[in-house]
RNA sequence: AAUGUUAAAAGCCAAACAUACCGUGAGGUAUGGACGGAAAGCCAUGGGUCUUCAUUAUCAAGAUCGCCAGGCUGCACAU
Repeated sequence: AAUGUUAAAAGCCAAACAUACCGUGAGGUAUGGACGGAAAGCCAUGGGUCUUCAUUAUCAAGAUCGCCAGGCUGCACAU
């Protein structure tokens, strides 16, 4: 450096749900909580899904990286 594997050691993240706040909304933040995760770290780049406005149709703006793919980066062990 590359590949593979693992939740084994040390660790890490944190679904649903509850409370509070923000948002027209999808949803987000914090606290608690753990369904799960070898990248459940980061990026909205390409799809998908969702929201809002408009609408004959189209367009546009936003959300979702724990939907899929891609890009960048990282720990342990083995080869």
A computed fold for a 79-nucleotide RNA from a Campylobacterales bacterium, annotated as c-di-GMP-I riboswitch aptamer.
Lineage of the source: Bacteria > Pseudomonadati > Campylobacterota > Epsilonproteobacteria > Campylobacterales.
The coordinates come from a structure-prediction model, not an experiment, and the mean pLDDT is 80.
It matches the Rfam family "c-di-GMP-I riboswitch aptamer". About the family: GEMM was predicted in a large-scale screen for bacterial structured RNA regulatory elements.